[in-house]
Context: one part of a larger RNA
C1' cells in the first nucleotide's frame, strides 16, 4: 500500500446497495415455520342459511335439506423448501470417463378398466386410568383391503403365474319408464400393465486433493476364486469351501488439523492465503443404535430401543428435542426486531375458487462495509474585536467574521401520483367439440399493493447537519508556557537530568473527511 464477516476510542447530517454470534454443534421461556383435497369415504361436532314444531314474540327444538366443516377412513405432500459445518484425508469434492441399475409427478405412443367379497376407523354402549392414552361389545362407507376372470410375464412347453377404481359436469336423438330421469349419450378428471422420452438419483474407474518418520512395518473377510443369498444394481455386500494373498519409502498404518469446489482477497505474474454472504456438492439434525413407510429417507419440525438432561404426577407412569424465524440465559472483544404481507416470485394440495408456506418479498435495528449527496455561494479591510506570537515597530488567525447580494440540493410542511399487475377470478361476446345451457380456445370490460413511492409543483428560511489524528526523522505540518531521567511518550532510530519543534496544554499549521485513529488478520 491493498484487504476485512471485524472489535476498540473519539465523533457523527441524509440517502442508496450490500451485509450482521467467526466465540458454546452450550442449555432453550413463548409463539409461528406443513399441510391439503367434501369433485375419494361415513358422517355432521362448530358456524350461516332454508323449512317445520313448541310457545314465553324471541328464545328453545327438530331436519345434513344447502354453504361448509371439527374429529376420522382415504389420497398426495412431510425425502422439497430452511439451518448449521460436528464428523470426513474419503471416490467425500474437482474434473474426465463407464456399464450391471431404479426414477412418483410430466411428455409420448399402444392395449384394457368385466364381475364379485369380508372388514375397520368413526358414531353408539360399557369399562380401565391422575394423565399420557387403552381395551370390550354392536354397527357402517369407500379411489382402502382381498379374491375371480381376462391381458401382461416366465417355461423344462406339462404348466407355472397372474392388473385394474371410480368420481364430476352436462343432454334425451334412439331404447325403459314418461314433470323429468336411467342399465342410454357425450365430455373432463382419474386407475392397471406396457413403449419411449425428460427430469432425478444410486454404483465403478483415471488423475488432483494439509502436516508429522521424534509414527516403519500394515492386514484375516484381510486378496483372490467356485458356488449361493441379498439388493433396483455390479461387488466380500454376506455366507460355505478352497487357494496365500493383498498395501507399503513414489510413504502404507498411525497421530495432528480440516467439510470440498465455483470463487474471494493479494500481487505486474508465477505464486500465497482463504472458502462468510450467493452457487453446485457432501454430511449432520439432544448423543449412540436399528429398522419400517414410500417412487424416493435408514427420514430436523416420523417411529422403535438406550443414554444423558428437562418438565408433569395422585409415585403407578408419562414428557420434550430452535445446528428453521424472531426471541432468552451463557460464553466473549463481538454480531438485529418475540415486525407486515402472501401483493409479486416459487412450492404443496386441489377441477377450481382456494387453504398453507418465518421459502420468500418488504419494513425495522448496527457508520459494519462501498458508493453518492450536503453542511451554502458571491462580494466584502478600517485588514474590526478577541486569541497567539513578538525585537513592541509589528506579524498571524484573516476574505476568515460582521456586514450587503444570491440560491435552495438534503431534512421538514402540504399536493397529486408514474410503476413493481401479468396472470387467475368474474362479466359479456366469438370460433371449435356429436344437438347443448356443459367444455376448450380467443378477444372485451372489470377485479387484485404488505411495503415502496421515483420524477414533478407549492411554502419557509442560511435557517437543522465537522469531525478525527498528527506536526524529531522515516513523514506533508512549529512556536510559546508548564513539567524537570519527574510526569510521561514511542512503529524503528530513540525524547524527558531547568530554553524540550519528541512528554502535557494553548495557539498555529498538515492529512484525510462522516468520518478518522489504534488493534487483530493476509497478501
Nucleotide at each position: 500500500g491493498a484487504u476485512u464477516g471485524a472489535a476498540c476510542g473519539c465523533u457523527g447530517g441524509c440517502g442508496g446497495u450490500a451485509u450482521g454470534c467467526u466465540u458454546a454443534a452450550c442449555a432453550c421461556a413463548u409463539g409461528c415455520a406443513a399441510g391439503u383435497c367434501g369433485a375419494a369415504c361415513g358422517g355432521u361436532a362448530a358456524c350461516a342459511g332454508c323449512a317445520g314444531a313448541g310457545c314465553u314474540u324471541g328464545c328453545u327444538c327438530u331436519g345434513g335439506c344447502u354453504g361448509a366443516c371439527g374429529a376420522g377412513u382415504g389420497g398426495c405432500g412431510g425425502a422439497c423448501g430452511g439451518g448449521u459445518g460436528c464428523g470426513u484425508a474419503a471416490c467425500g469434492c474437482g474434473u474426465g470417463g463407464g456399464a450391471a441399475u431404479c426414477u412418483a409427478c410430466c411428455u409420448u405412443g399402444u392395449a384394457g378398466u368385466g364381475g364379485g367379497g369380508g372388514a375397520u376407523a368413526g358414531c353408539c354402549c360399557g369399562g380401565a386410568g391422575a394423565a399420557a392414552u387403552c381395551c370390550g361389545g354392536a354397527u357402517u362407507a369407500a379411489c382402502a383391503c382381498c379374491g375371480c376372470a381376462u391381458a401382461a410375464u416366465c417355461u423344462c412347453c406339462g404348466g407355472a403365474g397372474g392388473a385394474a377404481a371410480a368420481g364430476g359436469g352436462g343432454c334425451c336423438u334412439c331404447u325403459u319408464c314418461u314433470u323429468g330421469a336411467a342399465a342410454g349419450c357425450u365430455c373432463c378428471u382419474g386407475c392397471u400393465a406396457u413403449u419411449a422420452g425428460a427430469u432425478g438419483a444410486g454404483c465403478c474407474c483415471g488423475c488432483g486433493u494439509u502436516a508429522g518418520a521424534u509414527u516403519a512395518g500394515c492386514u484375516u473377510g484381510u486378496u483372490g476364486g467356485u458356488g449361493a443369498g441379498g439388493u433396483a444394481a455390479u461387488g466380500g455386500c454376506u455366507c460355505a469351501c478352497c487357494a496365500a494373498g493383498g498395501c507399503a519409502a513414489c510413504g502404507a498404518u498411525c497421530u495432528a488439523u480440516a467439510g470440498c469446489u465455483g470463487g474471494u482477497u493479494u500481487g505486474a505474474g508465477a505464486g500465497g492465503a482463504u472458502g462468510a454472504u450467493c452457487a453446485g456438492c457432501c454430511a449432520c439434525a439432544c448423543u449412540g443404535g436399528g429398522a419400517c413407510u414410500g417412487a424416493g429417507a435408514c427420514a430436523c419440525g416420523g417411529c422403535c430401543c438406550a443414554g444423558a438432561c428437562u418438565c408433569c404426577u395422585a409415585c403407578g407412569g408419562g414428557u420434550g428435542g430452535c445446528u428453521g424465524c424472531a426471541g432468552u440465559c451463557g460464553a466473549g472483544a463481538a454480531u438485529c426486531u418475540u415486525c407486515g404481507g402472501c401483493a409479486a416470485u416459487g412450492g404443496a394440495c386441489g377441477a377450481a375458487a382456494g387453504u398453507c408456506u418465518g421459502a420468500c418479498c418488504g419494513a425495522g435495528c448496527g457508520a459494519c462495509g462501498c458508493c453518492g449527496c450536503g453542511u451554502g455561494c458571491g462580494g466584502g479591510a478600517u485588514g474590526a474585536a478577541g486569541g497567539c506570537c513578538c525585537u513592541u515597530g509589528g506579524g498571524u488567525u484573516g476574505u476568515a467574521a460582521a456586514c450587503c447580494g444570491c440560491u435552495g440540493u438534503c431534512a421538514g410542511a402540504g399536493g397529486g401520483g408514474a410503476u413493481g399487475a401479468a396472470a387467475u377470478g368474474c362479466g359479456g361476446g366469438a370460433a371449435g367439440g356429436c344437438u347443448a345451457u356443459c367444455c376448450u380456445u380467443c378477444c372485451c370490460g372489470u377485479u387484485u399493493g404488505a411495503c415502496a413511492g421515483a420524477g414533478c409543483c407549492u411554502c419557509a428560511g442560511a435557517g437543522g447537519a465537522a469531525g478525527c489524528a498528527c506536526g524529531g526523522g522515516c513523514u506533508a505540518a512549529g512556536u510559546a508556557c508548564g513539567u524537570g531521567c519527574c510526569a510521561g511518550c514511542a512503529g524503528c532510530c530513540g525524547c524527558g537530568g531547568u530554553a524540550a519543534u519528541a512528554c502535557g496544554u494553548a495557539c498555529u499549521g498538515u492529512g484525510c473527511g462522516a468520518a478518522c485513529g489504534u488493534u487483530a488478520u493476509u497478501c

The part of an RNA shown here (small-subunit ribosomal RNA, 5' domain) has 523 nucleotides and comes from an uncultured prokaryote.